[in-house]
The RNA shown here (transfer RNA) has 72 nucleotides and comes from a Microcaldota archaeon. It matches the Rfam family "tRNA". Rfam classes the family as a transfer RNA. The source organism's lineage runs through Archaea, Nanobdellati and Microcaldota. The RNAcentral record of the sequence draws on ENA.
RNA sequence: GGGCUCGUAGCUAAGCAGUAUAGCGCCCGCUUGGCGUGCGGGAGGCCGAGGGUGCGAUUCCCUCCGAGUCCA
Numbered sequence: 001g002g003g004c005u006c007g008u009a010g011c012u013a014a015g016c017a018g019u020a021u022a023g024c025g026c027c028c029g030c031u032u033g034g035c036g037u038g039c040g041g042g043a044g045g046c047c048g049a050g051g052g053u054g055c056g057a058u059u060c061c062c063u064c065c066g067a068g069u070c071c072a
Stems, first nucleotide, its partner, number of pairs: 001071007010024004018055001026042005048064005
């Protein structure tokens, strides 16, 4: 320098055109003598940044940034 893959909640991931889900973690309640487990509820992200197409984009296209990997 070039190819490919990835970048979504604190962490790990799903979603891949119709205004975002789960598990773990966190908070509250019930349960316990207490902790834990279990059960119920809740907070938390506008989806790496900018632009384009489109009625509408996290999802398609372009550029950039970052990570991984392969080639030189």